Transfer RNA from a bacterium, 75 nucleotides, folded computationally. The sequence was found in a public genome assembly. Its mean pLDDT, the model's own confidence on a scale to 100, is 81. Its Rfam family is "tRNA". About the family: Transfer RNA (tRNA) molecules are approximately 80 nucleotides in length.
RNA sequence: GGCCCUGUCGUCUAGCCUGGUUUAGGACACCAGAUUCUCAAUCUGGCAACACGGGUUCGAAUCCCGUCAGGGCUA
Repeated sequence: GGCCCUGUCGUCUAGCCUGGUUUAGGACACCAGAUUCUCAAUCUGGCAACACGGGUUCGAAUCCCGUCAGGGCUA
């Protein structure tokens, strides 16, 4: 250099292929409350995300193009 894969809450991950409704869902973590003499455990609630730019479309996390970052293969 060429080709391919990946990028979503603090972490892991579903949804993407086949565009469409509600607050983009879940687990862990964290915060608050309940319970307890205290802690743990348990229960309830809360917090938090679509890598970036553009395009297509009535409508994009999802399709298309480019950029960036990470990984793999190859000369």